[in-house]
């Protein structure tokens, strides 16, 4: 040049008017707001809401069994994860490199349609042999899975011998299973033995074994106003209280029940005195807060092959509360169409998309631009 | 903003543990009737909302996505 793998950065620039949300300063101020001037002000997905957390709250814990629900080769990292990293096995590609829900199918249970002779305890439709019959072309018995049919899938595979015709029948490698020994932390890997093959496929069917996980979610939640009837009903549990102080009313204390402890049972503790549920009803549509600095961006050093950690220096600027972040115009930039005297000219036009309590991941949309590092080819040198 | 749910014929909905997709009501043709409804027969109609990924096989399992839908504020 061409033809591809990998990884990363950006996603429209520059000036100019004029508009829109918050905050802070200042002035007028009819105290409700004007005017002024300063500074801020959407993303790599803000997104699906698929997963892991802080935070809250459920009064506040521990244990153990069960249910449900999720992950699944092995180490490592991490706040955690079903993320990421390196590695092993498999499986594609010349290759760089990519994909893999990758535990267990000799623990049980199911399922495997149609087509086929036979779908899981194996099996004789054609075909192959060998005996018998016999009308000389069949028939019958028995033996055979190497062909042939059917299938997604037919009980190892190629090859020698071997036989009536075959066949792990017997040999060798190849596979597979089991012991051993060695490498590795480990998944596995190599090597040696032995076994003639008994072990079919689905677990993103059920289940088995490991391991995780309490629910709800900023409309959580906290204070302040204001307004109504702190109002009814239907069901569960328990109906049960007693005993002492203090002058009563009542309280405080002990003894016994009963209800909650957010999947469910039990235990230990604890709170409460009726409790829980679930329906109809009234009444407000107000303010404060949670709320943004954070497991945070960057730069450099250092450990690690790497994900990441560790030090040190630096920056930190939406926080609104039905929601602002917007329009024009100009000037060059990519892209696209049309003319063309190849010198240019003129139109069109700037991807996905938009924060709502806050982070790590993931996936999904995304016009186009740059980088860097590697394969494969084909010309030259 | 959070939380769930559904999507199959034109319209309502079946389709439980994967194995040629169905029901009513609508359409069309026929009979039936003078006609026309009603009735009876027969018969057409489907990307199972898209993509992909296990499976021999997928409407069903599992994952992304598109549409659609229903619930959640506070007080006493």
């Nucleotide at each position: 040049c061409c033809a591809g793998a990998g990884g990363g950065u950006c996603g429209g620039g520059c000036g100019g008017c004029c508009g829109c949300g918050g905050c802070c300063c200042g002035c007028g101020c009819u105290c409700g707001c004007g005017c002024g001037g300063g500074g801020c002000g959407a993303g790599g997905a803000a997104a699906g809401u698929c997963c892991g957390g802080g935070c809250u709250c459920c009064a506040u814990g521990g244990a153990a069994c069960g249910a449900c629900g999720g992950u699944g080769c092995c180490g490592g990292g991490u706040a955690a994860u079903g993320c990421c990293c390196g590695g092993c096995g498999g499986g594609g590609g010349c290759g760089a490199c990519c994909c893999c829900a990758g535990g267990g199918a000799a623990a049980g249970u199911g399922c495997c349609a149609c087509a086929g002779a036979a779908a899981g305890c194996a099996g004789u439709c054609c075909g192959c042999c060998g005996c018998g019959u016999c009308u000389c072309g069949a028939c019958g018995c028995g033996g055979u899975a190497a062909g042939g049919u059917c299938g997604a899938a037919a009980g190892g595979g190629u090859g020698c011998g071997g036989u009536a015709a075959g066949a792990g029948c017997g040999c060798a490698c190849c596979g597979c299973g089991c012991c051993g020994c060695c490498g590795g932390c480990a998944a596995c890997g190599g090597c040696g033995g032995c076994g003639g093959c008994a072990c079919g496929g689905c677990a993103a069917a059920c289940c088995c074994c490991a391991c995780c996980g309490g629910g709800a979610g900023c409309a959580a939640g906290a204070c302040c106003g204001a307004a109504u009837a702190g109002g009814g009903g239907c069901g569960g549990c328990a109906c049960a209280g007693g005993g002492a102080u203090c002058c009563u009313c009542g309280a405080u204390c002990c003894c016994g029940g009963g209800g909650c402890u957010u999947c469910g049972u039990u235990c230990c503790g604890g709170c409460c005195c009726g409790c829980c549920g679930c329906c109809c009803g009234g009444g407000u549509u107000g303010g404060u807060u949670g709320c943004u600095u954070g497991a945070g961006g960057g730069g450099c050093g250092g450990a690690g092959c790497g994900a990441u950690c560790c030090g040190c220096c630096u920056c930190c600027u939406a926080g609104a509360g039905g929601a602002a972040u917007g329009g024009c115009c100009g000037c060059a930039c990519a892209g696209c169409c049309c003319c063309u005297u190849c010198g240019g000219g003129g139109g069109c036009g700037g991807a996905c998309a938009g924060a709502a309590c806050c982070c790590g991941g993931c996936u999904u949309a995304c016009a186009g631009a740059c980088c860097c590092u590697c394969u494969g080819g084909c010309a030259u040198u | 903003g959070c939380c769930g749910c559904u999507u199959u014929a034109g319209c309502u909905c079946a389709g439980c543990u994967g194995g040629u997709a169905g029901a009513g009501c609508a359409c069309a043709u026929c009979a039936u009737u003078c006609g026309u409804a009603a009735u009876g027969a027969u018969g057409g109609g489907g990307u199972c909302a898209g993509a992909g990924g296990u499976u021999c096989g997928a409407g069903u399992c599992c994952u992304c996505u598109a549409a659609g839908c229903g619930g959640c504020a506070c007080c006493a």
Two RNAs folded together computationally: RNase P RNA and transfer RNA, 457 nucleotides in total. It holds a member of the Rfam family "Bacterial RNase P class A". Rfam classes the family as a ribozyme. Its mean pLDDT, the model's own confidence on a scale to 100, is 78.